Background: Transfer RNA from a Nitrososphaerales archaeon, 75 nucleotides, folded computationally. The source organism's lineage runs through Archaea, Thermoproteati, Nitrososphaerota, Nitrososphaeria and Nitrososphaerales. The sequence is in RNAcentral, with records from ENA. Its Rfam family is "tRNA". The prediction has a mean pLDDT of 81.
RNA sequence: GCCGCGAUAGCUCAGCCUGGUUAGAGCACCGCCUUGGUAAGGCGGGGGUCUUGGGAUCGAAUCCCAAUCGCGGCU
Numbered sequence: 001g002c003c004g005c006g007a008u009a010g011c012u013c014a015g016c017c018u019g020g021u022u023a024g025a026g027c028a029c030c031g032c033c034u035u036g037g038u039a040a041g042g043c044g045g046g047g048g049u050c051u052u053g054g055g056a057u058c059g060a061a062u063c064c065c066a067a068u069c070g071c072g073g074c075u
Stems, first nucleotide, its partner, number of pairs: 001074007010027004020058001029045005051067005
């Protein structure tokens, strides 16, 4: 230099191909129940403008272009 993959909640990820109702799960965190007390368990809650910018569209996490960062491959 070229090619591919990835970036969504504090962490690990799904959702993207096939655009449309409020963006989800597990773990973690907070409150309550339970216990003599803890752990486990049960119920509830907070937390994300989906890496950044632009484009197409009535409408984008999702499609197109570029950039940044990370991983891998080739030279």